[in-house]
Context: one part of a larger RNA
Molecule: small-subunit ribosomal RNA, 5' domain
Organism: uncultured prokaryote
């Protein structure tokens, strides 16, 4: 000097920051991904009208709570187990690559079909769920047609696609399909750098290389046939050990050393292991499927479940926080839009956990009071301290005012382009809506509510007196205590730092 700190003593305030380092132990409830009716059919209550045998029925409006579809959910949030490796990080590389959305360009968007969920019927099951039968919808799904600048190619040719919606009198507008090109993200590959250990010296058989096949977005022993016997090593293989990696960050005059908690990039993981599916992406934290453990529910036939998300709870530990508030701001999904959702993210709340500010009053006041400790008994210290007299009003506390910043979207009219529109752009003007919570100013009262810990033998600023008698203790190191102890305790006094001061661990 420093620290994600802990423990003991004390503790006014504000602002910024930080806050499970240990069991990647086990986990009650809440919430953490949903949106679109301008893709699609049906269509609850509640209102309105009408009938009625008073039980209800017909129709309109409305749009709930479900289905089918689309996009999302691969992001963002979380941990650091794993991994010493092209993982990271640096600079390359690709005539071996992908790439929803987004942007520019160029073309197309024809004629058909059958089916299923909802739904209604008739059942099974404690449940979880789940069977048949009947019918219906689509930008679901399937034929056909057309077909290059796109695949194949033997250069002759073959093949391959689509979807509608809103609104109008129509175009527009938002999609679709196809091809090219851009941005963006991602894959793979080398070079070079990245911890101890030889009391680990030899390792290796898809192992090394080759020919074809398969496979993948793509290369490649990534797979598999065959065929050859290689291929790595003392410049440390190959085993052990420990560790996510970097920008950084502590510390130092550098050189180095140590370290990788917040934040940002990037990797790996999601109760533990394996496996594909969907998709532009996954081998998918709040998706599926199998196996194990471990828990929960059952009618004993079976079924559920995965906080290394926000919050909370046990356990273990020297330890580490509210079961908060809100989507007003940034952001991020969907939607033409309104808007919805969002424990991302913005706020408060908790802890001297750091860091930095304020503040605990100023000024006069000697009879140097009283009270305390000292003493050589004159006195001397505490000590202008304090009473005492005069100011002030800063924080905190009580009350009021104004109204900052967060704040621009968006709607509504009005003007211009435009034949014209509900369509595009552009301009001011005015109005409506607008948060969690902060900050500033006046007033009010009264010094009032606000100091403490650690040392005081030497290093080291700062000493006397009592008690104790090698006991009780002290101790970072020298070393203090066996009767005068400046070192142990205790008071009074002083010294340092101050809302904090010490000690303990741990780098430099």
């Nucleotide at each position: 000097a420093a620290u994600g700190a802990a423990c003991g003593u004390u503790g006014g305030u504000g602002g910024c920051g930080u806050g499970g380092a240990u069991u990647a132990g086990g986990c009650a409830u809440g919430c953490a991904a949903g949106u679109c009716g301008a893709g699609c059919g049906a269509g609850a209550a509640g209102c309105c009208u009408c009938c009625u045998u008073c039980g209800g029925g017909a129709g309109g409006u409305g749009g709930a709570a479900a289905g089918c579809g689309g996009c999302g959910u691969a992001a963002g949030g979380g941990u650091g187990a794993g991994u010493a490796a092209c993982g990271c990080g640096u600079g390359g590389a690709u005539u071996a690559c992908c790439u929803g959305c987004c942007c520019c360009c160029g073309g197309g968007u024809c004629c058909g079909g059958g089916a299923u969920a909802g739904c209604g019927g008739c059942g099974g099951g404690a449940a979880a769920c789940u069977g048949u039968c009947g019918g219906u919808a689509a930008u679901a799904c399937c034929g056909g047609a057309u077909a290059a600048u796109c695949u194949c190619u033997g250069c002759g040719g073959a093949g391959c696609a689509a979807a509608g919606g809103u609104g109008u009198g129509a175009u527009u507008c938002c999609g679709c399909c196809u091809g090219g090109g851009g941005a963006u993200g991602g894959u793979u590959c080398c070079g070079c750098g990245u911890c101890c250990u030889a009391u680990u010296a030899g390792c290796u058989u898809g192992u090394u290389g080759g020919u074809g096949a398969g496979g993948u977005a793509a290369u490649g022993g990534c797979u598999c046939a065959c065929c050859a016997a290689g291929g790595c090593u003392a410049c440390g293989a190959u085993g052990g050990g420990u560790a996510g990696c970097g920008g950084g960050c502590g510390u130092g005059a550098g050189a180095g050393c140590g370290u990788g908690g917040c934040c940002c990039g990037u990797c790996a993981c999601a109760c533990u292991g394996g496996g594909a599916c969907u998709g532009a992406g996954a081998c998918a934290c709040u998706g599926c499927c199998c196996a194990g453990a471990c828990a929960c529910c059952u009618a004993c036939g079976g079924g559920u479940g995965g906080c290394u998300g926000c919050a909370g709870u046990c356990g273990a530990g020297a330890a580490u926080c509210u079961u908060c508030g809100g989507c007003a701001a940034u952001g991020g999904g969907c939607g033409a839009a309104a808007g919805c959702c969002u424990g991302a993210c913005c706020g408060a709340g908790c802890g001297a956990c750091g860091c930095c500010g304020c503040g605990u009053g100023c000024g006069g006041g000697a009879u140097g009071a009283a009270g305390g400790c000292c003493c050589u008994c004159g006195g001397g210290u505490u000590g202008u301290a304090a009473a005492c007299c005069g100011c002030u009003g800063u924080c905190a506390g009580a009350g009021g005012g104004g109204a900052u910043g967060a704040a621009a979207u968006g709607c509504a009219a009005g003007g211009g382009g435009g034949c014209c529109a509900u369509c595009c752009c552009c301009c001011g003007u005015g109005u409506u809506u607008g948060a969690c919570a902060u900050a500033u100013c006046c007033u009010c009262a009264g010094a009032g509510g606000a100091a403490g810990u650690a040392c005081g033998g030497g290093c080291u600023a700062a000493g006397u007196u009592c008690g104790u008698g090698c006991c009780a203790g002290c101790a970072g190191c020298c070393g203090c205590g066996g009767u005068a102890a400046g070192a142990c305790g205790a008071a009074c006094c002083g010294u340092a730092c101050a809302a904090a001061c010490g000690u303990u661990a741990u780098u430099c």